Overview: The part of an RNA shown here (small-subunit ribosomal RNA, central domain) has 353 nucleotides and comes from Poseidonia sp. It matches the Rfam family "Archaeal small subunit ribosomal RNA". Rfam 15.1 lists 709 matches to the family in 491 species. The coordinates come from a structure-prediction model, not an experiment, and the mean pLDDT is 87. It was read from a public genome assembly.
Context: one part of a larger RNA
Formats: sequence, structure tokens, C1' cells
RNA sequence: UUGGGCCUAAAACGUCCGUAGCCUGUUUGGUAAAUCUGUGGGUAAAUCAACCAGCUCAACUGGUUGAAUUCUGCAGAGACUGCCUCACUAGGAACCGGGAGAGGUGUGAGGUACUCGAGGGGUAGCGGUAAAAUGUUGUCAUCCUUCGAGGACCACCAGUUGCGAAGGCGUCACACUGGAACGGAUUCGACGGUCAGGGACGAAGCCUAGGGGCACGAACCGGAUUAGAUACCCGGGUAGUCCUAGGUGUAAACGCUGUGAACUUGGUGUCGGGGAUCCGUAAGGGGUUCCCGGUGCCGGAGUGAAGAUGUUAAGUUCACUGCCUGGGGAGUACGGUCGCAAGGCUGAAACUU
Repeated sequence: UUGGGCCUAAAACGUCCGUAGCCUGUUUGGUAAAUCUGUGGGUAAAUCAACCAGCUCAACUGGUUGAAUUCUGCAGAGACUGCCUCACUAGGAACCGGGAGAGGUGUGAGGUACUCGAGGGGUAGCGGUAAAAUGUUGUCAUCCUUCGAGGACCACCAGUUGCGAAGGCGUCACACUGGAACGGAUUCGACGGUCAGGGACGAAGCCUAGGGGCACGAACCGGAUUAGAUACCCGGGUAGUCCUAGGUGUAAACGCUGUGAACUUGGUGUCGGGGAUCCGUAAGGGGUUCCCGGUGCCGGAGUGAAGAUGUUAAGUUCACUGCCUGGGGAGUACGGUCGCAAGGCUGAAACUU
């Protein structure tokens, strides 16, 4: 509970698509569902209002007149909403053009490092720490060098740079493929916005099956530390991290800020595109400036409890959705549903304060 809110106090679904619903640009004519006006009917009684009257007053009661909602007939109005219709182009979509990008998927190639193996050189330590020890080494280690194998990763470039709805994406080449920005004297002509239910995607971890396993490394085993040390430090090390095919569906999934549209002083960087102009070695070059789109910083008004925010709003408005309503109990129990499981989603109450 017809209220006020949701960056930080409780509260924006992790993200997008989209059905019903709700909302919806400019314009012509029509219609009159809805709306409004007038008028007729109806609107039981009580109630309500005005006046009068009865209980000594009042409450209360009675009488007369009136009012009133829903309903309905007729007539009229035509702005707004609805419906039909003629058009339009400022929203949206399509097309064309040259560019930008770690956007996605697949295939192939490369690079250093690391580990292991083999050959050569070489000899007593190496490794590790605050200090040590466990460990490793005379079956020749560590170290230097040559060759080979393997798996993971992608230094520098790298930038509050870019791309993507979000999660996220970073060696190179090719193939396929999604989206956005800019420019256009091109086309369609409101085709749009948001979305309950629904669907798809969704880091890490975990699960199933089959591979792979260099390094790292939950669990685990040792060595230290310590009163103890189920830890921090050290030596090992299984699952896992990697690949393929599925499942799970959660995160401080964060800008802790839902999506779309319009309006509202500025300054300064940077990325992409375009225009103008100047310099030019005329290049795939550079300078200045303007416009559009993105991404940062500062900041005026305003807003805000303040921190802050401030044209990328948390300002001023509109449309739609989701959510909140003291703390704990509790994201628990029960039920339902999904899942192989772990568990997810939905989600109370008693009681307590």
C1' cells in the first nucleotide's frame, strides 16, 4: 500500500531477443465507439439538503419540496482518444560508398620461455629460506653447448586505445560470418518504444564421457615456524586448469546507476568517419578548424542527506518494465519446478529485537 523510493541507506532482473499487454510522429476527409452538452424516462424506502411541525430543548421523529450516482431514449457538438481513409518524412528500416576494430567460428603456421630425453664439455655441490631443513647429486647433478620431443601461453607493440548485448575478446595468415559509426540529390513510408509469461547467450568453479598433461596447483605427504600450526614460508603433489561433445546457470555478472525518446551553459584530451583551408618530399603525409558518432577528464546551473553527479545526468519531462517497504530468523523451512549430482529458481512463518 490511491504514498514514497531503487549509485553508496531496503530496492535495476547478469545480458539481449521477443509474444500478450501498455504507449505511440506530421497531415486530409469521414465516423461518432468513447467524451461532453441539452432534454425525456427511470433512479423503492431509508440516507442527504432546505423549510415547516411534534416530543419542555436537542438528539430523535413526522410532513412538504429538492438533490444525487449507476441505467436508458432522443437531439446536438466535434477539439482530444478510438476506428476507417488521402497523403508526408523529422522516428525506424533498406540500399549504395570508402574506411575502423583484441567482435565471433574454423583451419593452418610461428615465437621465446619451461620441462623431459640424447650427445659433447665439466666437477662438487645444487636448490631453498629471515635462518634452515625436507629435497636433489659420484648411477656425475647444478652449469655451458648441440639436437630432438611435448604441452601450455602469446612478452615488447599496449594506450582511462578499440570491438562486443552482456559474459568477454590480444602472435600471424586464410576462409566463413555478426554488429556499429560516417557520407549519400537513393528506396520504403510510422513499418516504432517497452515488455508479464517465453526463448537464447552467459566468467570462474563444478559434473558426465573421451583425449591431453609442460607448468601451476585445491586435497594430500613431508620440512620448518609455533605453546599448538589441520595455516602463512619451503620441497613434492592428485583432481583441475588445456582440447572435443554435453550439463550446471551462478559472481563485488559493478558504472553497485533498467531500456527508449526529447530538452537544458561550457572547457580540454583521445578514437572512427566526413567537410573546409593551409603546408608539402605530393605519401597510405602533416597542421588548423568545423560537423557527426564513440570514449575520458574538469566543471556552471540544477539536483542530492552528503559524498558527489553534471549533454555518457544522479538535471527537466514522457513511455514501458523490474524491484523495495526495520534488523535477525533466512535466501532458511515446506511445497512446486529444473538438474546426473553439487545445487539453481520460486520462497514463508513462528519466535526474537